[in-house]
């Protein structure tokens, strides 16, 4: 540290399931098989999607850039 273990305490939660909200992608809580070493935060490039398609929004559990951050076996 740019590494990440049958390690130690945790941690987060698709799909579903219920209540709210949203026109809608979605989103909020609650529960919660699959799964994440950033599945933490951030819509700034791409990308997907949604509306009443000027325009306006969603999605960080598609990528990537940017911020921060818990543990320590090996290397």
């Nucleotide at each position: 540290c740019a590494c990440g273990a049958c390690a130690a305490g945790g941690g987060c939660a698709c799909a579903c399931c219920c209540g709210c909200c949203g026109c809608g992608a979605g989103g909020c809580g609650g529960g919660g098989c699959c799964g994440c070493a950033a599945a933490g935060c951030c819509a700034g490039g791409g990308g997907u999607c949604u509306c009443u398609c000027c325009g306006a929004g969603a999605c960080a559990g598609c990528c990537c850039a940017g911020c921060c951050a818990c543990c320590g076996a090996a290397g």
Notes
Predicted 3D model of a 75-nucleotide RNA (c-di-GMP-I-GGC riboswitch aptamer) from a Solirubrobacterales bacterium.